[in-house]
Molecule: small-subunit ribosomal RNA
Organism: uncultured organism
């Protein structure tokens, strides 16, 4: 300083307006004094309180309900007015009368209050006199010009009141008269103040309010008022207001100002100040100078209270205060000391105005909560850490000091000086030295706040810091907890196990007696754009024209002065704001001065522009004359082709239709074909980004009527123009009404197909309709998504209609020009795309329209319509986006080009059987774990009986099976026994070495025991990671530097034309180069040469082996191509166009796989999730899937004979000869550390047999007997012999591999390994094919292009219904309240 913003809701209680006895009548009491104690008298006191009378109560104070108005603001008018008290100047105040309150007596009533009788006063009331410069009537003069003013005559008419004080002469009824002074009173003029009325301009929203008005608008006469006026009445006229927004509805007191803003503006109207309105609601008058009166009256209504029930009383939106309402707003305080107001002569009295105090961090301002030192103990605590440290932090502690504030004590202001009274003096006036009055002086008195502000002393750092925030915006970071939970959030968004965003701690940042949240207003927002926006595609040009009002408008000149500009004057209240000073210690606050108040009014000047008036001009516009083109419009008539139908002929079995069909038509003769006829509709070619029209739109030919346009001429008019709210006309298709017409086509409908369905697309039919006439409808993506007009601004090239000119045999070809219509493009513009003299450029004028998406081209209301519906056009609610243009990708049942065992052409398989093996599932004490489209599934595992092993059951250990450190003891080590499933437990025995040292002792290595630091974990997270790998894909791609282009993302290069296996190479090209990929370099293989010759060869050559070389490069020839690159063919050659094969895998993708190879962050376990042991399990078995093996037989099985490899492996090994066994194998032991020894083929070939069958095929399964490995073969190994002899007769849908020494078939070897579940894997050789016309299709991929509403990128996005829940809003039988309008009834005061 501010403090009910809500209920103008209701109010208890107290106070808020009285005063004057110096106008008048009348007149107490308490108390006190005296007392004869009975009472009376005096004082109190002519006091208080009444009554009458005067003034005030109309101010001051409150509130903002009403009011959209002359209410307010501003500027004027009043010649149409009033004004108490006040000021100035005049005049006067004479003389009478009748009442009445009070008081007295009587009466009524509960009360409020009321009635009657007699009596009484006044500055109360009423006549009379006098009076004008008053008022009225009337005459004259002057001024002014709507009425009026000034002056001067005449006539009529209207006043008053006294009180107080003093007094010399004179008079007196002794009261006084009279005189003086003063306060009053009457009248007049003027002023001041205060009001009334009128007017210009300004003053919120809605047109989903467009018409309003009968006292309405005006006139005449009258009434009324202070005054003008329909203010009221009678009569007359029919006017008045309105698109510049009337009327109606909603909202609202207006202003100075306040907040905000750079300003222009926007919002507000608390406190303070001016005006208005209101006083419980509505109405009304009275009194008065002033009221239609907050604390007056009357009436009506509602409410509250009293009551004796008859009747009465009341109005806090005054100050306090109460209840209620509300998120919310104070004390039933003190005082008239100051300022101001009322009354009074005055003293004084009254004053909830006002001055103060109280309450509230509600606002603003100031101050404090300490200051300086204090680290070589950077204390403790807390937090963090890489464990060293770091932070909190000179902060604390500690030391020195100060004393605002606080507490106590003492002192102590200013606000008070006038006025009045008292006293003194002087002046004027007067008869007066009284009195009163004016001026000057003297002394005294008066403080609510408050013992307050302030000052001094003492005490003592003592009593005094919080709030928000720390992801970005926005200053400030870490740890733990939590784990899409809890929560945060103004917007974006954070949280799903490493959260700077949640919660807490530490630390930090900001402000500070406050801080943060919420609400409201302005700003930011140029996001309503006057300053200062837009409309091709983002929202936005009316479908088109004509035209009214309005807006704008060529040129010359004259005048004027509306706008405009300049100067002057008045006003724009004060406060506020600003500047400069002053006063409270400073500041907030306050005082003074100045500026400002951008406005309005008046006067003067200027005349360029604008307006107005006059006179002209011709270029805008129009007319005229001469030509021209045209599907411009309306009407009438005519024409041929085609479809369909009808009649007749020919003719026969189909036609028709489709992707394929069917419905349909047809032997009652269709379709086809010929002839004739009927009827309706539409007009092939010409035909053209060609023409015409305002747009919609207009197309066979002819005629008639008719509109507009263009060119040339320059005769006429002389700005006649442009635009155009409302308005009017036209307006495709569809649709509607009435009446015609109907060939074809064809919504609806029917049938047939398609389909999961198919109310569709396809087919067969088919009605409205399509056509004509008349009348409606009035909308379209009515589009150039681009309103109209005018002017200006580089060009190129077509085309249509005119004209001029040059030229030519020719209208042949040019040039120029006017008007239209296209394409491409400069500058400019544009967000870009694009546009670009036909602008979307540069300007001017006018109109229309837009303001986030949805709701909504919707609802309601209005206009229109026969209807359908059109037009105009919201809100609630909801979202944080919707949208445009362009870019890079990805995608497309888009396009072009190309590749791949991708398809096709072939060969062989899988899918069916049995078995093997892996997976799922199930089961289990456990069936350890991982891998899941391609890119998991004979995968990790290239060897699960124990071990492996991670799983289960059971038994043990706890510094541990393993590592380091510390301490103690013993060398180490080895052997035996007992218990036990073993681990392990217990007992006994043997045994002292190495180094230093005389010795004692010490050390190294190793074992045992003890302690804690720690070990250990195949426990979790591959979505925390490293490393490694798969896949796209051995596909040809992926990028960078510089330059250039783009506002930018980005592009170019890398595209294009050829070519290649290839972004391989060449050419072109705003690109030039480069990198990672391709290719090559590497290994192997095919040929040859040289050298060497072991262990190969009987021997030489050869083969073979090893090493080093040669060779192949499109090098040569021809052709094609652009002379390039390259391709095709050929020669030579062992090999020919990367010769075959391998290694080699770009940028990246899949949060692909792996924490169980290894490593590793974090989390978890620590007598167990660690560790040791035994046994079991990983080998289970209704079933499903993947990969394989063996087959189903005669291209075969069986038997016999016989031939030819390569790669490899081998000393804990390979193992020969020889012997035994039917065989597996055993005995045996030569040779070999390997071109030396061992292992070392099968299919093929030859002969015999089997003869198509579940077999002499096939071998599963099972029994018996053996062999081998190994501690161990039961769960759970392999092999051999004999016996047994299952399914299976070539495999559905589907699917896999392979292009040449390849597929197919055949065997051999190796790794792992004691053995082996290997039919697997990795290699090796032997025999050895078929097919490829090609790229339409399937799959995958590359490049270019195109569309996109996708970017988690088509396994995308997304629409609608339904189910459940929630929210918002409607409907609903009815019920209740409020507001408004209309009609009617009753009707108070006045």
């Nucleotide at each position: 300083g501010u403090g009910c913003u809500u209920a103008a809701c209701a109010c208890a209680u107290g106070c808020a307006a009285g005063u004057c006895u110096a106008g008048g009548c009348a007149g107490a009491a308490a108390g006190u004094a005296c007392u004869u104690c009975g009472g009376g008298u005096g004082c109190g006191a002519g006091u208080a309180a009444a009554c009458u009378g005067g003034c005030g109560a109309a101010c001051g104070g409150g509130u903002g309900a009403g009011u959209a108005a002359c209410g307010u603001g501003u500027a004027g008018g009043u010649a149409a007015u009033u004004u108490g008290c006040c000021u100035a100047c005049g005049a006067g105040u004479g003389g009478g009368g009748a009442a009445u309150a009070g008081g007295u007596c009587c009466g009524g009533g509960a009360a409020a209050c009321c009635g009657g009788a007699a009596u009484u006063a006044a500055u109360a009331c009423c006549g009379c006199a006098u009076a004008a410069c008053g008022u009225c009537a009337u005459g004259c003069u002057c001024c002014g010009a709507u009425g009026g003013g000034a002056g001067u005559g005449u006539g009529a008419u209207c006043a008053a009141a006294g009180g107080u004080g003093g007094g010399g002469a004179c008079c007196u009824u002794c009261g006084g008269g009279c005189c003086c002074a003063u306060c009053g009173c009457u009248u007049g003029u003027a002023g001041a103040u205060a009001a009334g009325c009128c007017u210009g301009c300004a003053u919120c929203u809605g047109a989903u309010u467009a018409g309003u008005u009968a006292g309405u608008u005006g006139g005449u006469a009258g009434g009324g008022u202070a005054a003008c006026g329909g203010c009221c009445u009678a009569c007359c006229a029919a006017g008045a207001c309105c698109g510049c927004g009337a009327u109606c509805a909603g909202u609202a007191g207006c202003u100075g100002u306040u907040c905000u803003a750079a300003g222009a503006g926007g919002a507000a109207g608390a406190u303070c100040a001016g005006c208005c309105a209101c006083a419980u609601u509505g109405g009304g008058a009275c009194u008065g100078a002033g009221a239609u009166a907050c604390g007056g009256c009357c009436c009506a209504g509602a409410c509250u209270c009293c009551u004796a029930c008859g009747g009465g009383a009341g109005g806090c939106a005054g100050c306090a205060g109460u209840g209620a309402g509300g998120a919310a707003u104070u004390u039933u305080g003190c005082g008239c000391a100051a300022u101001g107001g009322g009354a009074g002569a005055g003293a004084u009295c009254c004053u909830g105005a006002c001055g103060c105090a109280g309450c509230a961090a509600c606002g603003c301002c100031g101050c404090g909560u300490g200051a300086c030192c204090g680290a070589u103990u950077g204390a403790a605590g807390c937090u963090u850490u890489u464990a060293g440290g770091a932070g909190u932090g000179u902060a604390a502690a500690g030391g020195u000091c100060u004393g605002u504030c606080g507490u106590g004590a003492g002192g102590g202001a200013a606000g008070a000086a006038a006025a009045a009274g008292a006293c003194c003096g002087a002046g004027a006036a007067u008869a007066a030295u009284a009195a009163g009055u004016u001026c000057g002086g003297u002394a005294a008195u008066u403080g609510a706040c408050g013992g307050u502000a302030c000052c001094u002393c003492a005490c003592a750092a003592g009593c005094a810091a919080g709030c928000u925030c720390c992801g970005g915006c926005u200053a400030a970071c870490u740890u733990c907890g939590u784990g899409c939970c809890a929560g945060c959030a103004g917007c974006c968004g954070c949280g799903g196990u490493a959260a700077u965003a949640c919660g807490a701690g530490g630390g930090g940042a900001g402000c500070a007696a406050g801080c943060g949240u919420u609400g409201u207003c302005c700003g930011a927002a140029a996001u309503a754009a006057c300053u200062g926006g837009g409309c091709g595609u983002a929202a936005a040009g009316g479908g088109u024209a004509c035209g009214u009002a309005g807006g704008c408008u060529u040129u010359u000149u004259u005048g004027u002065a509306u706008g405009u500009u300049u100067c002057c004057g008045g006003u724009g209240a004060a406060a506020u704001u600003c500047a400069c000073a002053g006063g409270c210690u400073c500041a907030a606050c306050u005082u003074g001065u100045g500026a400002c108040u951008u406005g309005c009014c008046g006067g003067a000047a200027a005349a360029a522009c604008u307006g107005c008036a006059g006179a002209g001009a011709u270029u805008g516009a129009a007319u005229c004359c001469g030509g021209a083109a045209g599907g411009g419009g309306a009407a009438a008539g005519c024409g041929g082709a085609a479809u369909u139908c009808c009649u007749g002929g020919u003719g026969u079995a189909g036609c028709g239709g489709u992707g394929a069909a069917a419905u349909g038509c047809g032997u009652a003769g269709a379709u086809a074909u010929c002839a004739g006829g009927a009827g309706g509709a539409a007009c092939a070619c010409c035909a053209g980004u060609g023409g015409c029209g305002a747009a919609g739109g207009c197309g066979g030919c002819u005629u008639u009527c008719u509109g507009g346009u263009c060119c040339g001429g320059a005769a006429u008019u002389g700005a006649c123009g442009c635009u155009g709210a409302g308005g009017u006309a036209c307006u495709a298709a569809a649709g509607c009404g009435u009446g015609g017409g109907u060939a074809g086509c064809a919504a609806a409908c029917a049938g047939g197909a398609u389909u999961a369905g198919a109310u569709a697309c396809c087919c067969u039919g088919g009605u409205a309709g399509u056509c004509c006439a008349c009348g409606c409808c009035c909308u379209a993506a009515a589009u150039g998504a681009u309103g109209g007009a005018u002017a200006c601004u580089u060009g190129a090239u077509g085309u249509c209609g005119g004209g001029a000119u040059g030229u030519u045999c020719g209208g042949u070809c040019g040039u120029c020009u006017c008007g239209g219509u296209g394409u491409c493009g400069u500058a400019g513009c544009u967000a870009a795309c694009g546009u670009g003299u036909u602008a979307a450029g540069u300007a001017u004028c006018c109109c229309g329209c837009c303001u986030g998406g949805g709701g909504a081209c919707u609802a309601c209301g209005g206009u229109c319509g026969c209807a359908a519906g059109c037009u105009u056009a919201a809100a609630a609610c909801u979202c944080a986006a919707a949208g445009g243009a362009a870019u890079a990708g990805a995608c497309g049942g888009g396009g072009g080009c190309c590749c791949g065992c991708a398809c096709a052409a072939g060969c062989g398989g899988u899918g069916g059987a049995g078995c093997a093996u892996g997976u799922g599932g199930u089961u289990u004490a456990a069936u350890u774990c991982g891998a899941c489209a391609a890119u998991a599934a004979g995968c990790g595992a290239g060897g699960a009986a124990c071990c492996u092993c991670a799983c289960c059951u059971g038994g043990g250990c706890u510094u541990g099976a393993c590592a380091u450190c510390u301490c103690a003891a013993g060398a180490a080590u080895c052997c035996u026994c007992u218990g036990g499933a073993a681990a392990c437990a217990g007992a006994g025995g043997a045994g002292u070495g190495c180094c230093c040292g005389c010795a004692a002792g010490g050390g190294a290595a190793u074992u045992u025991g003890a302690u804690g630091a720690c070990a250990g974990g195949c426990g979790c997270u591959g979505c925390a990671u490293g490393g490694u790998u798969g896949u796209c894909g051995u596909c040809a791609g992926c990028u960078c530097g510089u330059g250039c282009c783009c506002u930018g993302a980005g592009g170019u290069g890398u595209u294009c034309g050829g070519u290649u296996a290839a972004g391989u190479c060449c050419g072109u090209a705003a690109a030039c180069g480069a990198g990672c990929g391709c290719a090559a370099c590497c290994c192997u293989u095919a040929u040859c040469g040289u050298a060497u010759g072991u262990u190969g060869u009987a021997u030489u050559u050869u083969u073979c082996a090893u090493a080093c070389g040669a060779g192949a490069c499109u090098g040569c020839c021809g052709g094609u191509u652009u002379u390039a690159c390259a391709c095709c063919g050929g020669a030579g050659g062992a090999a020919g166009g990367u010769g075959g094969g391998g290694a080699u895998g770009a940028c990246g993708u899949c949060a692909a796989a792996u924490c169980a190879g290894c490593a590793u962050g974090g989390c978890c376990c620590u007598u167990a999730u660690g560790u040791c042991c035994a046994g079991g399990g990983c080998g289970a078995c209704a079933c499903a899937c993947g990969u394989g093996c063996u087959a189903c037989a005669a291209u075969g099985g069986g038997g016999a004979g016989u031939a030819c490899a390569a790669u490899g492996g081998g000393u804990a090994g390979c193992c020969a000869a020889g012997g035994c066994g039917c065989a597996a194998g055993c005995c045996g032991g030569a040779g070999c550390u390997a071109a030396u020894c061992c292992u070392c083929a099968a299919a093929a070939c030859u002969c015999c047999u089997c003869u198509c069958a579940g077999u002499u095929c096939g071998g599963a399964u099972u029994g018996a007997g053996g062999g081998c490995u190994g501690c161990a073969a039961u769960u759970c190994g392999c092999c051999c012999u004999c016996a047994u002899g299952a399914a299976g007769u070539u495999g559905g849908a589907a699917u896999c591999g392979c292009u040449a020494g390849u597929a197919a078939c055949c065997g051999c070897a190796g790794a792992u390994c004691a053995g082996c579940c290997a039919c697997g894997c990795u290699g090796c050789g032997g025999u050895g094919a078929a097919u490829a016309u090609g790229u339409u299709c399937c799959c995958g991929g590359g490049c270019c292009u195109u569309g996109u509403a996708c970017u988690c990128a088509c396994c995308g996005c997304c629409c609608g219904u339904c189910a459940c829940g929630u929210c918002a809003u409607g409907g609903a039988a009815g019920a209740u309240g409020g507001g408004a309008g209309c009609a009617c009834u009753u009707g108070a005061a006045g």